[in-house]
Context: one part of a larger RNA
RNA sequence: GAUUGAACGCUGGCGGCAUGCCUAACACAUGCAAGUCGAACGCGAAAUCACCUUCGGGUGAAAGUAGAGUGGCGGACGGGUGAGUAACGCGUGGGAAUCUACCUAGUAGUGGGGGACAACUCGGGGAAACUCGAGCUAAUACCGCAUACGCCCUACGGGGGAAAGGCUUCGGCCGCUAUUGGAUGAGCCCGCGUCAGAUUAGCUUGUUGGUAGGGUAAUGGCCUACCAAGGCGACGAUCUGUAGCUGGUCUGAGAGGACGAACAGCCACACUGGGACUGAGACACGGCCCAGACUCCUACGGGAGGCAGCAGUGGGGAAUAUUGGACAAUGGGCGAAAGCCUGAUCCAGCAAUGCCGCGUGUGUGAAGAAGGCCUGCGGGUUGUAAAGCACUUUCAGUUGGGAAGAUGAUGACGUUACCAACAGAAGAAGCACCGGCUAACUCCGUGCCAGCAGCCGCGGUAAUACGGAGGGUGCAAGCGUUAAUC
Numbered sequence: 001g002a003u004u005g006a007a008c009g010c011u012g013g014c015g016g017c018a019u020g021c022c023u024a025a026c027a028c029a030u031g032c033a034a035g036u037c038g039a040a041c042g043c044g045a046a047a048u049c050a051c052c053u054u055c056g057g058g059u060g061a062a063a064g065u066a067g068a069g070u071g072g073c074g075g076a077c078g079g080g081u082g083a084g085u086a087a088c089g090c091g092u093g094g095g096a097a098u099c100u101a102c103c104u105a106g107u108a109g110u111g112g113g114g115g116a117c118a119a120c121u122c123g124g125g126g127a128a129a130c131u132c133g134a135g136c137u138a139a140u141a142c143c144g145c146a147u148a149c150g151c152c153c154u155a156c157g158g159g160g161g162a163a164a165g166g167c168u169u170c171g172g173c174c175g176c177u178a179u180u181g182g183a184u185g186a187g188c189c190c191g192c193g194u195c196a197g198a199u200u201a202g203c204u205u206g207u208u209g210g211u212a213g214g215g216u217a218a219u220g221g222c223c224u225a226c227c228a229a230g231g232c233g234a235c236g237a238u239c240u241g242u243a244g245c246u247g248g249u250c251u252g253a254g255a256g257g258a259c260g261a262a263c264a265g266c267c268a269c270a271c272u273g274g275g276a277c278u279g280a281g282a283c284a285c286g287g288c289c290c291a292g293a294c295u296c297c298u299a300c301g302g303g304a305g306g307c308a309g310c311a312g313u314g315g316g317g318a319a320u321a322u323u324g325g326a327c328a329a330u331g332g333g334c335g336a337a338a339g340c341c342u343g344a345u346c347c348a349g350c351a352a353u354g355c356c357g358c359g360u361g362u363g364u365g366a367a368g369a370a371g372g373c374c375u376g377c378g379g380g381u382u383g384u385a386a387a388g389c390a391c392u393u394u395c396a397g398u399u400g401g402g403a404a405g406a407u408g409a410u411g412a413c414g415u416u417a418c419c420a421a422c423a424g425a426a427g428a429a430g431c432a433c434c435g436g437c438u439a440a441c442u443c444c445g446u447g448c449c450a451g452c453a454g455c456c457g458c459g460g461u462a463a464u465a466c467g468g469a470g471g472g473u474g475c476a477a478g479c480g481u482u483a484a485u486c
Base pairs, nucleotide, nucleotide: 001486002485003484004483006482007481008480009479010478013358014357015356016355017354018353019351020350021316026314027313028312030311031310032309035073036072037071040070041069043067048061049060050059051058052057080269081268082267089194090193091192092191093190094189095188098186099185103182104181105180106179107178108177109176110175111145113143114142120135121134122133123132124131125130151160152159153158165174166173167172195241196240197239202232203231204230207229208228209227210226211225212224213223214222244266245265246264247263248259249258250257251256271292272291273290274289275288294305295304296303297302322348324347325346326345330344331342332341333340334339361391362390363389364388371382372381373380374379395427397422398421399420400419401418405413430475431474432473433472434471435456436455437454441470442469443468444467445466451458452457
């Protein structure tokens, strides 16, 4: 000098665009953040209104609505965090032994049957969470049979395996089954690269390799049995410490050094540890089971919970925001669609946290006014500065108009941007420094005191170095200090 996710002190007018728990992966009240489909299926209220009534009620509408249940798809995306990890984790370049829902191209089908289980009804247990028994029932839920070009297994003889319907304006549309390709996504293997310490020198027994088997979508000690005795290491194994990696960011002429906030890609994690289930995909943040710590409820028998989602609270800290609006746009899930959901997202709020832009007036004005300060008492300086005179109205303010963002409809933003009119210099300047480095000097106070200080050093009675004042210098809605990097 440049830079920062900064903080602190003093000060503070406006706008645009960004950014905002770096610390306790500490604990969390409350609300919301993942639903959707009646064009898969069976069931099915109530308030209220009308009519009738033997005054008990009944019927119709509300309504096949609300609603829960079965079933399908989605909850593996999106969002958060960086604890762990020195590793094929990441980066880069290759590889073969794999899977891939929805989407897409093709081929062949979609025949005929059956038995259940929820919901519901009845009964029981429990404080609750919830749960048990009996009975009824539908389906695109479940199970056989038939069929099989292609598909799977095969000892090549043969053997095995499927389906589901719904809507319709009757044209068809959406589905379903099997299979071959594509696309997308994912799993696996390898070469090279990837921090510090030798005051860590030896490490390893499923360890290294083979055979056979198991397991997986798939290769493989991934696992098991047997056999061999290997494998790694001063080209740093092992151990210890530290750390998510990258595109990039900062700095620098570059080489390099430091860093990895925001944005984007990959990885890992979801109270801590372990486990599997379902599924095309998870060993699953807002799913399940077990154990643990913690918190809460309890009728003491037993239960409930997981903000490293968005807000918000306590705590920690030098320090980091609203318990906001909208699905209008973009995108996502479901649905044939209408649409519903979406704290993703788009916006608004707060903060000079940063970058950029603008303003706080312009011209004229010498009696060089008054006041302040200095003085050698003549004057000098503040200083065209002010006043005065003549103008202008950016921004802010008031009033009116008013887009684009929206291909048909639909605008949270929005008192929007922008335009016009109106009023009035009106509402808008500070901070640090002035001994040298380093731009900027005098007076007073103090008297090695009080204090200053980045280094050198100032202060013990004339201090340009302390404190105040006048003046000046430098930056400017900021200016200084501290911290950190080059």
Overview:
The part of an RNA shown here (small-subunit ribosomal RNA, 5' domain) has 486 nucleotides and comes from a metagenome. The RNAcentral record of the full RNA draws on SILVA. Its mean pLDDT, the model's own confidence on a scale to 100, is 89.